RNA sequence: GCCCGGGUAGCUCAGCUGGUAGAGCGGCCGGCUGUUAACCGGCAGGUCCCAGGUUCGAGUCCUGGCCCGGGCG
Numbered sequence: 001g002c003c004c005g006g007g008u009a010g011c012u013c014a015g016c017u018g019g020u021a022g023a024g025c026g027g028c029c030g031g032c033u034g035u036u037a038a039c040c041g042g043c044a045g046g047u048c049c050c051a052g053g054u055u056c057g058a059g060u061c062c063u064g065g066c067c068c069g070g071g072c073g
Stems, first nucleotide, its partner, number of pairs: 001072007010025004019056001027043005049065005
């Protein structure tokens, strides 16, 4: 330098064919328990890496960047 994969909640990751952003863990509150843990219920938490473009509508499609991993030279 070229090619491929990835970047979404604090962490690990889903998100089908473009149509209201989700799960588990963690956090907080409550239940249960003699207490803790476990278990159960609820709540909060997101400029979807950045900037443009297409579209009525973009996490998703297109272009250019940045970062991480792998391959080739």